[in-house]
About this RNA
Predicted 3D model of RNase P RNA and transfer RNA as a complex of 433 nucleotides.
RNA sequence: AGACUACGCCGGGCAGUCGCGCGUCCACGGGGACGUGAGGAAAGUCCGGGCUUCACCGGGCAGCGUGCAGGAUAACGUCCUGUCGGGGCGACUCGAAGGAAAGUGCCACAGAAACAUACCGCCGGGCUCGCCCGGUAAGGGUGAAAUCGUGAGGUAAGAGCUCACGGAGCGUCGCGGAGACGCGCGCUCGGGUAAACCCCACGCGAAGCAAGAUCGCUCGAACGCCCCGCUUGCGGGGCUGGGCGGCCCGCCCACUCGAGUCACAUCGCAACGAGCCGCGCGGCGACGCGCGGCCCAGAGAGAUGGCUGCCGCCGCGCAAGCGGUACAGAAUCCGGCUUACAGGCGUAGUCUGCCA
RNA sequence: GGGCCAUUAGCUCAGUUGGUUAGAGCGCAUGCUUGAUAAGCAUGAGGUCCCUGGUUCGAGACCAGGAUGGCCCACCA
Numbered sequence: 001a002g003a004c005u006a007c008g009c010c011g012g013g014c015a016g017u018c019g020c021g022c023g024u025c026c027a028c029g030g031g032g033a034c035g036u037g038a039g040g041a042a043a044g045u046c047c048g049g050g051c052u053u054c055a056c057c058g059g060g061c062a063g064c065g066u067g068c069a070g071g072a073u074a075a076c077g078u079c080c081u082g083u084c085g086g087g088g089c090g091a092c093u094c095g096a097a098g099g100a101a102a103g104u105g106c107c108a109c110a111g112a113a114a115c116a117u118a119c120c121g122c123c124g125g126g127c128u129c130g131c132c133c134g135g136u137a138a139g140g141g142u143g144a145a146a147u148c149g150u151g152a153g154g155u156a157a158g159a160g161c162u163c164a165c166g167g168a169g170c171g172u173c174g175c176g177g178a179g180a181c182g183c184g185c186g187c188u189c190g191g192g193u194a195a196a197c198c199c200c201a202c203g204c205g206a207a208g209c210a211a212g213a214u215c216g217c218u219c220g221a222a223c224g225c226c227c228c229g230c231u232u233g234c235g236g237g238g239c240u241g242g243g244c245g246g247c248c249c250g251c252c253c254a255c256u257c258g259a260g261u262c263a264c265a266u267c268g269c270a271a272c273g274a275g276c277c278g279c280g281c282g283g284c285g286a287c288g289c290g291c292g293g294c295c296c297a298g299a300g301a302g303a304u305g306g307c308u309g310c311c312g313c314c315g316c317g318c319a320a321g322c323g324g325u326a327c328a329g330a331a332u333c334c335g336g337c338u339u340a341c342a343g344g345c346g347u348a349g350u351c352u353g354c355c356a
Numbered sequence: 357g358g359g360c361c362a363u364u365a366g367c368u369c370a371g372u373u374g375g376u377u378a379g380a381g382c383g384c385a386u387g388c389u390u391g392a393u394a395a396g397c398a399u400g401a402g403g404u405c406c407c408u409g410g411u412u413c414g415a416g417a418c419c420a421g422g423a424u425g426g427c428c429c430a431c432c433a
Base pairs, nucleotide, nucleotide: 001352002351003350004349005348006347007346008345009344010343012311013310014309015308016307017306018305020037021036022035023034024033025032026031039327043338044337046336047335048334049333050332051208052207053206054205058249059248060247061246063204064203065202066201067200068082069081070080071079072078083097084095085094086093087092098199099198103197104196105193106192107191119140120139121136122135123134124133125132126131127130148166149165150164151163152162153161167189168188169187170186171185173184174183175182176181212267213266214265216261217260218259219258220257221256224239225238226237227236228235229234230233240254241253242252243251275294276293277292278291279290280289281288282287312325313324314323315322316321357429358428359427360426361425362424363423366382367381368380369379375413384400385399386398387397388396406422407421408420409419410418
């Protein structure tokens, strides 16, 4: 200098002017002053939680989800550190990465045969001489996939039948590791497919802030039946009826429930939070702990903007100048993922070339 | 704001545990028929299976992400 890799960040600034929402204060005769007012994704609604209701909770089946190990966390399908496998010279990166040797299904066409088999060929035997019987997966042919691959020995021809190298699977095996797993030893060679059913392990009750709670009136339906005890309106037992989110068990209720109406009522809900910033400590890291400081949008499903000037950045142009300045926009609140995004910055690292 | 569903020819829809070449009706074009139309008959064209990846030998179908369109939902004691 060029080509990259990982992580983090910004994504316009200043001034003037006109206007909008919310809060506080002052005026109260329709206003005024001050403060404050979008994002890294506010988005998709794909996951996880706080919170709320379902008469709260428990067990089983069914259903749904996740799927290498250990850890982080409120939790997760997220994140971190590793393992194994793929890619890259490398920094690094990608992986829905349990089980096909538990069972069932499927594998079109072609092919003899798709999981149990001999079409051609090869070898042995028989004979009526072109067929039959047996052996054989080395060769041909088919296919996405064909009996573990290559070579040698061996054999009638062959074959993990034997050997060397390599591959795969299994192992109350040994060593190392917390574990995934690695190295070794022994045995075996049994096609693929689980983003087909399924099996194994773990997790999950359902709905969602338009959840729900609080403040009236009117109308309607209801305070189940039996027995026992007494304190005479309560307790216990049984029957009956009813109740979640699909079912069963268990459990619970017998009280309140239903309809209409006036509302853009108040709360949930916006200033205390899994909050933000800084420093220190622990940890490889995700993260945790401690100390100090700060208060930070908000509804009526509704505000958060427009214009002008200067500057910045980008493109065109010799110049004056002209044009552009992304994606997008809160609605209960958080943690993630995914998707969109003009342009720019920082830190650490890798490879190649040149110079010294 | 939240929940749910759909997307296949110009329009409305089928597509069967993934299989060879994706169909039907209406519409369109051409021809026959008719004096001319309509109807009828015959023939034909027309497909980014919404898009991008993945699983598989093979995807319209299965899985993931995205795009577009549509439907439903408030408290009222």